This is a predicted structure of a 73-nucleotide RNA (transfer RNA) from Coemansia sp. S680.
[in-house]
RNA sequence: GUUUCUUGGUGUAGUUGGUUAUCACGACUGCCUAACACGCAGUCGGUCGCCAGUUCGAGCCUGGCAGAAAUCA
Numbered sequence: 001g002u003u004u005c006u007u008g009g010u011g012u013a014g015u016u017g018g019u020u021a022u023c024a025c026g027a028c029u030g031c032c033u034a035a036c037a038c039g040c041a042g043u044c045g046g047u048c049g050c051c052a053g054u055u056c057g058a059g060c061c062u063g064g065c066a067g068a069a070a071u072c073a
Stems, first nucleotide, its partner, number of pairs: 001071006009025003018056001026044006049065005
């Protein structure tokens, strides 16, 4: 220099912009048990890296910045 990525505590889905952002693990509560674990039911936790722009409307499009990875010299 070029390319790709950044979404709950962790890992992720979200491809032609449109109602309430998905799932698993996790944490918590209840049931179950003598108790624990397993299992079952429910709840919690995100404003999608940051700042602008476009649009009636942005996780998704555009620009800048930050961080990470790969690659070329």

Its mean pLDDT, the model's own confidence on a scale to 100, is 80.